[in-house]
RNA sequence: CCUUGGGUCCUGCGCAACGGUGCCCCGUGAACCCCGUCAGGUUCGGAAGAAAGCAGCGGUAAGCGGCAAGUUUCGUGUGCCGCAGAUAAUCUAAAGACC
Numbered sequence: 001c002c003u004u005g006g007g008u009c010c011u012g013c014g015c016a017a018c019g020g021u022g023c024c025c026c027g028u029g030a031a032c033c034c035c036g037u038c039a040g041g042u043u044c045g046g047a048a049g050a051a052a053g054c055a056g057c058g059g060u061a062a063g064c065g066g067c068a069a070g071u072u073u074c075g076u077g078u079g080c081c082g083c084a085g086a087u088a089a090u091c092u093a094a095a096g097a098c099c
Base pairs, nucleotide, nucleotide: 001096003094004093005092006091007090008089010085011084012083013082014081015079016078017076018075019074020073022071023070025066026065027064028063034059035058036057037056042051043050044049
């Protein structure tokens, strides 16, 4: 000096980490304009019964709060983790050539 291999640097894909959001879970949550059951009382009826239905109770919607883990989605040189690629520079190893 040249060739090849590997590393650094760059790019893409993937994975992980971190952060945000949604879902899931728990709690709370409707005087009436949600549901169910409807004491009392009311209405209809000669009666038997029937009807509507407040309070209460139970279950929920929207919402609010709590969230360890899981999952969805978004973002980030957080990692220099895996795979592939691009040419230039740089580092390194080996062979060859020259001095």
A computed fold for a 99-nucleotide RNA from an uncultured Selenomonadaceae bacterium, annotated as Bacterial small signal recognition particle RNA. Rfam family: Bacterial small signal recognition particle RNA. From the family's description: The signal recognition particle (SRP) is a universally conserved ribonucleoprotein involved in the co-translational targeting of proteins to membranes. The coordinates come from a structure-prediction model, not an experiment, and the mean pLDDT is 78.